The RNA shown here (small-subunit ribosomal RNA) has 1409 nucleotides and comes from an uncultured organism.

RNA sequence: GCUAGCGGCAGGCUUAAUACAUGCAAGUCGAACGGUAACGCCAACUUCGGUUGGGCGACGAGUGGCGCACGGGUGAGUAACGCGUACACAAUCUGCCUUUGUCAGGGGGAAAGUCACUGGAAACGGUGAAUAAUCCCGCAUACGAUUAUGUUAUAGCAUUAUAUAAUAAUCAAAGCUCCGGCGGACAAAGAUGAGUGUGCGUAUGAUUAGCUAGAUGGUGAGGUAACGGCUCACCAUGGCGACGAUCAUUAGGGGGCGUGAGAGCGUGAACCCCCACACGGGUACUGAGACACGGACCCGACUCCUACGGGAGGCAGCAGUAAGGAAUAUUGGUCAAUGGAGGGAACUCUGAACCAGCCAUGCCGCGUGUGUGAAGAAGGCCCUAUGGGUUGUAAAGCACUUUUGUAUGGGAAGAAUGACUGGGAUUUAUCCUAGGAGAGACGGUACCAUAAGAAUAAGCACCGGCUAACUCCGUGCCAGCAGCCGCGGUAAUACGGAGGGUGCAAGCGUUAUCCGGAUUUACUGGGUUUAAAGGGUACGUAGGCGGUUAUAUAAGUCAGAUGUGAAAUGUCCGAGCUUAACUUGGGAUCUGCAUUUGAAACUGUAUAACUUGAGUUGGGUGGAAGUACAUGGAAUGUGUCAUGUAGCGGUGAAAUGCAUAGAUAUGACAUAGAACACCAAUAGCGAAGGCAGUGUAUUACGCCUAGACUGACGCUGAGGUACGAAAGCGUGGGUAGCGAACAGGAUUAGAUACCCUGGUAGUCCACGCCCUAAACGAUGCUAACUGGAUAUUUGACCGAAUGAGUGUUGAGUAUCUGAGGGAAACCAUUAAGUUAGCCACCUGGGGAGUACGUUCGCAAGAAUGAAACUCAAAGGAAUUGACGGGGGUCCGCACAAGCGGUGGAGCAUGUGGUUUAAUUCGAUGAUACGCGAGGAACCUUACCUGGGCUCGAACGCUAGAUGCUAUUUGGGGAAACCUGAAGUUCUCUUCGGAGACGUCUAGUGAGGUGCUGCAUGGCUGUCGUCAGCUCGUGCCGUGAGGUGUUGGGUUAAGUCCCGCAACGAGCGCAACCCCUAUUUUCAGUUGCCAGCGAUUCGGUCGGGGACUCUGGAAAGACUGCCUCCGUAAGGAGCGAGGAAGGGAGGGACGACGUCAAGUCAUCAUGGCCUUUAUGCCCAGGGCUACACACGUGCUACAAUGGCGUAUACAGAGGGGAGCGAAGUCGCGAGGCGGAGCGAAUCUCAGAAAGUACGUCCCAGUUCGGAUUGGAGUCUGCAACUCGACUCCAUGAAGUUGGAAUCGCUAGUAAUCGCGUAUCAGCAAUGACGCGGUGAAUAUGUUCCCGGACCUUGUACACACCGCCCGUCAAGCCAUGGAAGUCGGGGGUGCCUGAAGAUGGUGACCUAAC
Repeated sequence: GCUAGCGGCAGGCUUAAUACAUGCAAGUCGAACGGUAACGCCAACUUCGGUUGGGCGACGAGUGGCGCACGGGUGAGUAACGCGUACACAAUCUGCCUUUGUCAGGGGGAAAGUCACUGGAAACGGUGAAUAAUCCCGCAUACGAUUAUGUUAUAGCAUUAUAUAAUAAUCAAAGCUCCGGCGGACAAAGAUGAGUGUGCGUAUGAUUAGCUAGAUGGUGAGGUAACGGCUCACCAUGGCGACGAUCAUUAGGGGGCGUGAGAGCGUGAACCCCCACACGGGUACUGAGACACGGACCCGACUCCUACGGGAGGCAGCAGUAAGGAAUAUUGGUCAAUGGAGGGAACUCUGAACCAGCCAUGCCGCGUGUGUGAAGAAGGCCCUAUGGGUUGUAAAGCACUUUUGUAUGGGAAGAAUGACUGGGAUUUAUCCUAGGAGAGACGGUACCAUAAGAAUAAGCACCGGCUAACUCCGUGCCAGCAGCCGCGGUAAUACGGAGGGUGCAAGCGUUAUCCGGAUUUACUGGGUUUAAAGGGUACGUAGGCGGUUAUAUAAGUCAGAUGUGAAAUGUCCGAGCUUAACUUGGGAUCUGCAUUUGAAACUGUAUAACUUGAGUUGGGUGGAAGUACAUGGAAUGUGUCAUGUAGCGGUGAAAUGCAUAGAUAUGACAUAGAACACCAAUAGCGAAGGCAGUGUAUUACGCCUAGACUGACGCUGAGGUACGAAAGCGUGGGUAGCGAACAGGAUUAGAUACCCUGGUAGUCCACGCCCUAAACGAUGCUAACUGGAUAUUUGACCGAAUGAGUGUUGAGUAUCUGAGGGAAACCAUUAAGUUAGCCACCUGGGGAGUACGUUCGCAAGAAUGAAACUCAAAGGAAUUGACGGGGGUCCGCACAAGCGGUGGAGCAUGUGGUUUAAUUCGAUGAUACGCGAGGAACCUUACCUGGGCUCGAACGCUAGAUGCUAUUUGGGGAAACCUGAAGUUCUCUUCGGAGACGUCUAGUGAGGUGCUGCAUGGCUGUCGUCAGCUCGUGCCGUGAGGUGUUGGGUUAAGUCCCGCAACGAGCGCAACCCCUAUUUUCAGUUGCCAGCGAUUCGGUCGGGGACUCUGGAAAGACUGCCUCCGUAAGGAGCGAGGAAGGGAGGGACGACGUCAAGUCAUCAUGGCCUUUAUGCCCAGGGCUACACACGUGCUACAAUGGCGUAUACAGAGGGGAGCGAAGUCGCGAGGCGGAGCGAAUCUCAGAAAGUACGUCCCAGUUCGGAUUGGAGUCUGCAACUCGACUCCAUGAAGUUGGAAUCGCUAGUAAUCGCGUAUCAGCAAUGACGCGGUGAAUAUGUUCCCGGACCUUGUACACACCGCCCGUCAAGCCAUGGAAGUCGGGGGUGCCUGAAGAUGGUGACCUAAC
């Protein structure tokens, strides 16, 4: 928040110890007393109205006694002997109660009430008079008590305690009565309650390290029930503290409660025990007991009354009110029971208590029905929808039950006592027993019986995973959800609704808090090479830990016993409420503490000994170990002199700089400072930092060896102390070289840098500071144990005696590999293995090693070291990829070497942009842009404008009607279309009809080039014809994964060979297929013609198969042969042979996959949208626009050319609505013509470059052909927008093209023409093919681009077009500062200072008061 039937038991201001209206919560006793205000009775009197009498029952106010210190509430304070536990009091008190002993004689006094007067508003008083007591005070008595002196005995715990003679002093009392009794005094004992002390336990902070003057102790005194600095005087200077004093913050403590396997962690509601408090603070009085919740006084704050003079009050008692708050109840009933106070008792009082009321706040129990019932109803929801599934035996229907509720009737237990009347017993206090009267708030409640009737009773949350439960619709990163991960951008099981389902149930969800999971503070039970974490190193204090043997002891330890550990709670076995919750009997616990009796292994302690740990000594030996002094040469700089001349120096290239005043270079001499080449080494020494020429002196240390000596002397080490690279600081020196800062020159977009030229601090020395480093082995120290191998430093031994050594044994330094460990990388006797001891440190990332505080420092700064806030990660090791201006190897027209282009011009074509009614749509880096389109004038056509149709333009089916159709024709119209007229019958036939085909009508499926290629199929591009991509089994790894596929060779190739924890296999590569190149064979027309004949001279004809050719079959090439290299695979050869040689040249063929690549407009298709329109028909227009930009091309710029004449040689194709010959006309496009040919026959069809000859002579030309004018041809309904071609005329730009960029390795580039598809025609310079002519270059792989393999780094994985850092703008969040304004609490110091207590003094009184 939604919902709600009943009962039982429990609980109910967690916040404001905030303020409280009103009522109640502590009184009682007449058997203590004087009395009599009210009531009743009685008596007397009476004027019948009353009056009088304490005479009786009783009793207001008062004196007196007891109680009010209990019960009830709260948790503010308190970190404390407050609480818990165990002890102690030889240092204590105790009313009422119990027991025992002994007493109570005789006097005195005051003051309330009352009366009189009187003050004040009130509260409350004042003066005077009289007065009782169980009120107060003396005197007597003293079993005794106290004090003083002091005897004896016993005991103990130190002072002492107990018992006991004697003497002296002081100290008591109360009465009442019903005559039964009830009280009183002293003393002792008990019980109960209280007080005090001590051990142990009891929160956080060291960024709180020192605290303390009554402070610690002593002597004496005072005080107290009692000890004590509790208080005071004097004396001493102590006491506490790292085992945490002091200070600060927080907090009542415990039994218990929640959770947890436990250890723990959190907590202290209800119930019980203790403490503290009672408006805030202080103080005492009374009393057995208080420094007193419902008492007193004072101060303060607040509230109230007031006559303004003065007074009253304290709910943290029960109800209740306000306030605060998310939040917590009735101004109820009764003393019937239990308990308390008083009383002799009756009895009175009791918001303690017992009950009731309110609240689903919790726990427990019950119910809301049960059985049967399939037409599996209707309705809802879903689906593949004529139907099925689900809701669901659910409902209805039939039969049954009656808890609960309703109505009526009955109806408890809780009551025992006490009092009264009898009886009995006894120790005469009392107890037992009998009788009968009376007493119930709850409550006419629990419970029981009867009646009717399914009747009165179900919701909430959830349904993506965790986590049980799924579909539809809506929405469309919107609205919203969300505990974490995360959902939602048009197919949401996650949003909202519905249907269905799941869970719990009179409750269900949400929120908050605690524990658990979390071994995530690790005692049980963690870690520190790289994840957070080893102190920079050593010495050493406290502490912790510690070798062997023996004896003693008994502190720790272990065992037994005793006491205690309250009850309740929890647990086990029972009992009582119908059950349960709840209540209750008994048991076992309460793991603790104390005392006591034992044990003696281990630890401790004490004593005595030991030698192996540790150390000392003798003898050797080692080293860049330290310090001081001395000394050496090379190099460098500088100076002088000399030789010598124009540069030197420096860099990627330069410049600044130096130099003719003589540099650099060379030589000699001199001088200065600093550093020490070679030796030199994963070599040595040192605790670390660190240490290097040589010599001397001195100091310290390690190691080896063999005896001797000491006898545990040891290990670690919080604080502490010392050392501690470089840089830096102070003072004084020194300064050759180098060189922060600085200056200049370069580089660059800039260059406060990298490079260069200079150069100051500094580097060096002495003394003093600083104290930090990736101070690293990122690995603390010590000790023990646990396999090997190799190298090396330095000792000793054996051997040989000068050597040699897989030789033995120490101490080091390194590398490799086992077991074992590790998350892995890796470590592995120098452990990160197995153990022991001690220290240091860690607990998600950022904020931050920052702030504040403190200590140190001259400073710089160092050490110590947080929080707010923020994120869901940060991090380690390894894996696979991708990437790298990383490395290695290799390839490709990738570069280089060449040839020709593009980019400049004009035009063609495509695109962008712009324009437009429309310029339809798609394609957009490579991989769009002469692409879809291999033919936009209409059509195409999807676009625009306008006119029309609505079962529709096409196709299918059903039913009906009709007989057409073709053809002709009228009107309107741009046509579509609308509206008329004429005309009429195909096949079969049993003549009824049936069928085909067409039209119309009705119905049914329509239709859509509308959207989504990011819902899809299919197809395609690209990486890339790159050599790769995988699998099975095995093996390795905790795993991701690896191996195979890596390696050595080789190849065009993951091609092959060799090796190998791999062995095999698949998809790719290659081959198999097609074309071309050679030959043979077969066949010989339309092709061919060597030889023969004919000839119109054309293979034309006869003929021929030889040749070319055609098209079937076959052969051929395989490093097969030779030489060399190689293990092999293979490679090389101006080797052979062969037409062809090492893949002969082309083609088809495209692995796993990548790009959410392209296509919903080829086609297909889910979903969505549209239906007189986004569909369909028609006319016209548009897709051809044009300032501009880009791509792809064509033609050129010319002489390797243009033009003219002549002339030679192809291949592959096409042809019937076709190709079209000859001939003829036209300058020509073309016209006429029509032979031949469905084509090896006819035709398109003349190939062109080439060749021969001629001309032009370098120019805007005889180059170039755009543009424009005129005239035409052809196709086609139709060439205006908008076709191609021809002729005449015109004759633009352009003289080889900036940056940049493209193609090509041989029959290739370049160049030349020919053909075809589409097609009426054509915008074709495009696309696809064909042949002709026919080069140049490749030394090579450094570089650019792309790719392959291995390896390496990575903080990338959307994978470098990645990731990521800082400033700034605006908004928001948190915090700081700010002129000021308002203002709470606390600490400390000082001033004033109440009540009260104690003392002193004065006055008055006194027996006391």

RNAcentral holds the sequence, with entries from Greengenes. Model confidence (mean pLDDT): 83 of 100.